A computed fold for a 264-nucleotide RNA from a Planctomycetota bacterium, annotated as Bacterial large signal recognition particle RNA. It matches the Rfam family "Bacterial large signal recognition particle RNA". A reference for the family is Regalia et al. (2002), "Prediction of signal recognition particle RNA genes", Nucleic Acids Res. Rfam describes the family as follows. The signal recognition particle (SRP) is a universally conserved ribonucleoprotein involved in the co-translational targeting of proteins to membranes. The family's RNA type in Rfam is non-coding RNA gene.

RNA sequence: UCGUGCAGGCCGGGGAGCUAGCGGUGCCCUGUACCCGCAAUCCGCUUCGCGGGGGUCAUACUUCGCCCGAGGCUUUCGAACUUUACGGUGGAUUUCAGGCAAGUGGUGUUGAGGGCCAUGUCCCAUGCAAUGGAGCCCGGUGAACCUGGUCAGGCCUUGACGGGAGCAGCCAUAAGCCAGGGUCUUCAUGUGCCGUGGGGUCGCGUGGCCGGAGCCAACUACCCGGGGUCGCCCUAGGGGACGGGGUCGACGGCAAGUGCACGA
Repeated sequence: UCGUGCAGGCCGGGGAGCUAGCGGUGCCCUGUACCCGCAAUCCGCUUCGCGGGGGUCAUACUUCGCCCGAGGCUUUCGAACUUUACGGUGGAUUUCAGGCAAGUGGUGUUGAGGGCCAUGUCCCAUGCAAUGGAGCCCGGUGAACCUGGUCAGGCCUUGACGGGAGCAGCCAUAAGCCAGGGUCUUCAUGUGCCGUGGGGUCGCGUGGCCGGAGCCAACUACCCGGGGUCGCCCUAGGGGACGGGGUCGACGGCAAGUGCACGA
C1' cells in the first nucleotide's frame, strides 16, 4: 500500500419555547441533508427521539483549541420617539359666571335712577255670557189586529121598526223617533280684551304723584374666579425600533489527534 472480515461512525446542526431535566413533533435561523409510521391537556426517555427498513465510509467520521459570525434570548444600561395616568404652569386659545364704566353704542329735561299710591297679573267665592250634556214644555211624525172617536160597504140579531159588534178610510193619540222651536230647569268646563266681593305679593306690566340727572351694560378694553383644548415641566407606567453589555450559537475558516484481526 492492497484484499477479506469485525467493531464503530455517518446519512444534518442550532435558538427560543415546553419540561424537574433531556430529545422530538409545531415556530425561527442556517443551507440541501435516506425512506415509512408516531406525537400538545403530546410522544419517547433519564440521556441527545421511539419502532421498522435501506444506503454509505477510513483524506470518511469524530474529538479538542482558536477565529469569524446568520439568528434567537436577556438587560435596575444609553439617548431619542410614541403612548397612558396623577400633579404643576403669570405659555397659547376658547367658553361660562361675576365685576368695572375708560371707549363705541343705546336711553333720558317730551323727565333717568329712586320713593309713594292705585290697579292688573296670583288665590277664594259668586254673577253673567259662551259651549256641551240631561230634563221639561211646544211642534212634527207616529198603531194590519192586541188605542180612542166616527165608522161607507159587508156581518150578526129581529116578523118588522130597531138594536149590536166592527174591517178599510178619515180624525185624534200612547210609547218611540226627529239637522225643529223655547225669555224654562239643572249639571259641567284646559271657555271669556265680562262683572262683583274678599285675600295676598311687591317680581313684572300699566297709570298717577313727588323729585330733578342720570341710567343700561350689547360690543371693545381691563379685573377676579371656574371649566375645556393644545403646548411645556415633573413623577410613575406601557410600547416598538436603534445602540451598548451579557448569554447561547448555525454556516464557514485555521491548527492538531484518530481503529482491530488475518492474509498478500
It is recorded under the gene name ffs. Its mean pLDDT, the model's own confidence on a scale to 100, is 76. The sequence is in RNAcentral, with records from ENA.